RNAcentral holds the full RNA, with entries from SILVA. Predicted 3D model of a 476-nucleotide part of an RNA (small-subunit ribosomal RNA, 3' major domain) from a metagenome.

Context: one part of a larger RNA
RNA sequence: UGACGGGGGCCCGCACAAGCGGUGGAGCAUGUGGUUUAAUUCGAUGCAACGCGAAGAACCUUACCGGGGUUUGACAUGUACAUGACGGUAGUCGAAAGGCUGCGUUCCUUCGGGACAUGUACACAGGUGCUGCAUGGCUGUCGUCAGCUCGUGUCGUGAGAUGUUGGGUUAAGUCCCGCAACGAGCGCAACCCCUACUCUUAGUUGCUACCGGUUAAAGCCGGGCACUCUAAGGGGACUGCCCUGGAUAACGGGGAGGAAGGUGGGGACGACGUCAAGUCAUCAUGGCCCUUAUAUCCCGGGCUACACACGUGCUACAAUGGUCGGUACAGAGGGAUGCCAAGCAGCGAUGUGGAGCCAAUCCCAGAAAGCCGAUCUCAGUUCGGAUUGGAGUCUGCAACUCGACUCCAUGAAGGCGGAAUCGCUAGUAAUCGCGGAUCAGCACGCCGCGGUGAAUACGUUCCCGGGCCUUGUACA
Numbered sequence: 001u002g003a004c005g006g007g008g009g010c011c012c013g014c015a016c017a018a019g020c021g022g023u024g025g026a027g028c029a030u031g032u033g034g035u036u037u038a039a040u041u042c043g044a045u046g047c048a049a050c051g052c053g054a055a056g057a058a059c060c061u062u063a064c065c066g067g068g069g070u071u072u073g074a075c076a077u078g079u080a081c082a083u084g085a086c087g088g089u090a091g092u093c094g095a096a097a098g099g100c101u102g103c104g105u106u107c108c109u110u111c112g113g114g115a116c117a118u119g120u121a122c123a124c125a126g127g128u129g130c131u132g133c134a135u136g137g138c139u140g141u142c143g144u145c146a147g148c149u150c151g152u153g154u155c156g157u158g159a160g161a162u163g164u165u166g167g168g169u170u171a172a173g174u175c176c177c178g179c180a181a182c183g184a185g186c187g188c189a190a191c192c193c194c195u196a197c198u199c200u201u202a203g204u205u206g207c208u209a210c211c212g213g214u215u216a217a218a219g220c221c222g223g224g225c226a227c228u229c230u231a232a233g234g235g236g237a238c239u240g241c242c243c244u245g246g247a248u249a250a251c252g253g254g255g256a257g258g259a260a261g262g263u264g265g266g267g268a269c270g271a272c273g274u275c276a277a278g279u280c281a282u283c284a285u286g287g288c289c290c291u292u293a294u295a296u297c298c299c300g301g302g303c304u305a306c307a308c309a310c311g312u313g314c315u316a317c318a319a320u321g322g323u324c325g326g327u328a329c330a331g332a333g334g335g336a337u338g339c340c341a342a343g344c345a346g347c348g349a350u351g352u353g354g355a356g357c358c359a360a361u362c363c364c365a366g367a368a369a370g371c372c373g374a375u376c377u378c379a380g381u382u383c384g385g386a387u388u389g390g391a392g393u394c395u396g397c398a399a400c401u402c403g404a405c406u407c408c409a410u411g412a413a414g415g416c417g418g419a420a421u422c423g424c425u426a427g428u429a430a431u432c433g434c435g436g437a438u439c440a441g442c443a444c445g446c447c448g449c450g451g452u453g454a455a456u457a458c459g460u461u462c463c464c465g466g467g468c469c470u471u472g473u474a475c476a
Base pairs, nucleotide, nucleotide: 001476002475003473004472005471007470008469009468010467011466012465013464015460016459019424020423021422022421023420026315027314028313029312030311031310032309033308034306035305042053043052064301065300066299067298068297069296070295073124077123078122079121080120081119082118083117084116088103089102090101091100092099093098106115107114108113126290127289129288130287131286135284136283137279138278139277140275142273147186148185149184150183151182152181153162154161155160166177167176168175192267193266194265195264197235198234199233200232201231202230203229206225207224210223211222212221213220238261241255242254243253244252245251317417321376322375323374324373325372326371327370333364334363335362338357339356343352344351345350383414388409389408390407391406392405393404394403430452431451432450433449434448435447436446
């Protein structure tokens, strides 16, 4: 100087407490361990691995296993030689890959050759083989915590200290005051984006107050651009104003005005560093290793196994509910080998049909919870939907291993869950549906979107993590 302490002081954080909803019990989905297997490819492993890499394993993917093939190679560049366009096509063996045998056939040219392709030979290719403890890059974490340092000066023999400590204050090393320090850098904040109010410009594909027309109704049509909205540029919030506390400071408390008030709400943004943290399987890369195989092609299988254990979810156990009928209101997205309307067929998945739309125009598209009414009456039930049987639909070369969906039948466990444990402080939790990426098909996951919309916080003794000062130490 640090680190540590079941030392002290001060202070934060959904850290506890106060609340609300869960997990842990059930069934199923998914990941992992384990076991099994010819293979169940590999990686991730306390927080910070476990719906993680994977934003989509039937083939492909695919890295694994079995079998069948190839060896200058599936892919790149170059040299030499040979042959000829490439390619196409026929037969045969085969599961395919591939092998074998036929048929026919170039362009340019200064006639040396060149272009292109194939074969042979050689340099080489290739490796998701090993090492993340050789590395780059990227990422997680402490932590959006308020810290981490430097120059000069001063102090100390020196390590080092000072500044950065102290008194206040803040979300903040934020600011004020003081001070042997004076300044500065990386962080904080602000500058950026979205959202909340308003103005200007603009008015179609959007809107419809007013005028006129059409209609069963309707911005459906002609005017119109006021309103909503759209999208570009401005304004607006700064403790600016008032009262009060305070050192007259920083700042705190209250109030006015205001759409918004003291960082308005949210996002992007992550200091010096820590964990030899993660990744050689995104990529790149040193070294090592394989080279008729650890490369490469194909078919089939596996990654989907199942006594069991754990994580993350979905659906429930019902009446604040289930079922049936009627009826209302979003936002954000996506759409040309696409989104697919009306109509028709089917109980339905879907089929048919073909209008419109390269989309503020048309389509996906019915939002759902809600509201109105009817019914069920506490029951393993009109709760719950697993499982299984049958019949189908769709995608795709192909749904046996191993897809999703529909209909009929079946109707399991489940009575609100032990010890323990998680999330959340406001348009949040809870609850309800909608969209998108990936994608031929496949979503209870993920990323977004809006609808309805709470309760509680006395307080900081305690648990966990962190910041500053100080103290002890036989630790570095």
Its Rfam family is "Bacterial small subunit ribosomal RNA". The coordinates come from a structure-prediction model, not an experiment, and the mean pLDDT is 85.